[in-house]
Order: sequence, then structure tokens, then C1' cells
RNA sequence: CGGGCCGGAGUAUGCCGGUAGUACGCACGAUUCGGGUUCGUGCAGACCGGGUUCGAUUCCCGGCGGCCCGA
Repeated sequence: CGGGCCGGAGUAUGCCGGUAGUACGCACGAUUCGGGUUCGUGCAGACCGGGUUCGAUUCCCGGCGGCCCGA
């Protein structure tokens, strides 16, 4: 310098045009003499900008970041 893939709660991931869900985690409560386990409730999220569309996490373009390949 060129190309490909990826970017979503703290972590991993489902959904892939209309409602962002699950597990772990964290907080509180119950259970226990206490801890663990288990149960209940809650917390927290679409990388940034532009475009298309009635409507974008999703499609298109650019940027940024990460990984990989080539030179």
C1' cells in the first nucleotide's frame, strides 16, 4: 500500500427491515447458624457520520478500531 472478515449490556451470543432476546455477570431479597447451591426481582447494549426507506441493529457508501491474507 491492496484485499477479506468482524464491530450489539461488563463477557459470549440469537434476531438480520417494524418489538433488541438469552446465558454468564452485577445489585437486592428469600432459602441457610453462615457460605455455596437454588429461586424471585432489578441493572445494563446495536462503533461514528451520511444515504435508501413510511420505518435501519439489519441494506448501500465513507470513516474509525480489531483480526487475517498478500505485497